[in-house]
Context: one part of a larger RNA
RNA sequence: UGACGGGGGCCCGCACAAGCGGAGGAACAUGUGGUUUAAUUCGAUGAUACGCGAGGAACCUUACCCGGGCUUGAAAUGUACUUGAAUGACAUGGAAACAUGUCAGCCAGCGAUGGCAAGUAUGUAGGUGCUGCAUGGUUGUCGUCAGCUCGUGCCGUGAGGUGUCGGCUUAAGUGCCAUAACGAGCGCAACCCCCGCCGGAAGUUACUAACGGGUCACGCCGAGGACUCUUCCGGGACUGCCGCCGCAAGGCGCGAGGAGGGUGGGGAUGACGUCAAAUCAGCACGGCCCUUACGUCCGGGGCGACACACGUGUUACAAUGGGGGGGACAGCGGGAAGCCAGGCGGCGACGCCGAGCGGAUCCCCAAACCCCCUCCCAGUUCGGAUCGGAGUCUGCAACCCGACUCCGUGAAGCUGGAUUCGCUAGUAAUCGCGCAUCAGCCACGGCGCGGUGAAUACGUUCCCGGGCCUUGUACA
Repeated sequence: UGACGGGGGCCCGCACAAGCGGAGGAACAUGUGGUUUAAUUCGAUGAUACGCGAGGAACCUUACCCGGGCUUGAAAUGUACUUGAAUGACAUGGAAACAUGUCAGCCAGCGAUGGCAAGUAUGUAGGUGCUGCAUGGUUGUCGUCAGCUCGUGCCGUGAGGUGUCGGCUUAAGUGCCAUAACGAGCGCAACCCCCGCCGGAAGUUACUAACGGGUCACGCCGAGGACUCUUCCGGGACUGCCGCCGCAAGGCGCGAGGAGGGUGGGGAUGACGUCAAAUCAGCACGGCCCUUACGUCCGGGGCGACACACGUGUUACAAUGGGGGGGACAGCGGGAAGCCAGGCGGCGACGCCGAGCGGAUCCCCAAACCCCCUCCCAGUUCGGAUCGGAGUCUGCAACCCGACUCCGUGAAGCUGGAUUCGCUAGUAAUCGCGCAUCAGCCACGGCGCGGUGAAUACGUUCCCGGGCCUUGUACA
């Protein structure tokens, strides 16, 4: 100087407390450990691994296993020689890859020569082989915590200190005062994006107040530029005003006005550094290793195994509910090998026909909710696992190993021990919708969107993490 203390002081954070809903029990989905296996490819492992890399494992992917092939090789490049355009078709063997064979084909230029390709030889290629403890780049985490430093000066023999301490204040090393310090940098904040109010400009595919036309009805048509909305440009919030506290600086609390009030809400943004943290399998790269194989191609299998154990989720155990009928209201987005209105067939998944739309125009049903009827507390009209049968669709192909539909079957489960997680407001809870990946899909995942919409916070003693000052020293 740091680090640590079941030392002290001050102060924060859904850290506790106060609340609401979960997990831990059940079934299933998914990841992991373990076990098994010819292989169950590899990585990630307290917090900071475990619906993580994977934003799509039937083949492919694929890195693993078994079997069958190829060796200048699946792709790239230099030199030399030879041959010839490139290349295509067929036959035989084969599961395919591939091997062998046959046939067709023969660049430009008068030429010198040039270009392209194949073959042979060779230098090389190739490696998801090892090392993240050789590395770059990127990332997690402490932590969006308020800290981390520098120049000069001053103090100290020196390591170092001071500044950065103290008082008040702040979300903040935020600001003010004080001050052997005076300044400065990286962080904080602001500048950026979205949402909330208003104004201006502009109106098509959006809108419809007035006028006209038209209909069973509808902005349907003429028209309009008011309104909604869309897109761009501005305004608006600063403790500015009033009052209070304070010596001051400044700050707190209340109120007015206002769409919004004290950082308005959300996002992006992550200081010096820590964990030899993560990644050589995204990529790059040093070294080491393989070279008829540790390279490469193909067929099949595996990554999907299953006595178990754990994490994350989905669905439930019901009446604030289940079932049937009727009625209403979104937003973000996506669409051409696509989204598909409508009609017909089918109980249905879906099929056939077929209009519109590269789209503010067409398509993509919102559900919870409201009304009526029913069930009457039961392992049930709760719950839907599992299994049997019959189908649909994608795809070369659904046995291993897809999703969906219909009929039947109806398991566990009566609110879950110790323990443990999330959340402070348009939040939690609850309800559906969209997208990426994608032929299809194991999505109950991930990322977004809107609908309905709470409870509680006395307080900081305690648990956890953190910041500042101070104290002790078994540690560096």
Molecule: small-subunit ribosomal RNA, 3' major domain
Organism: uncultured Bacteroidales bacterium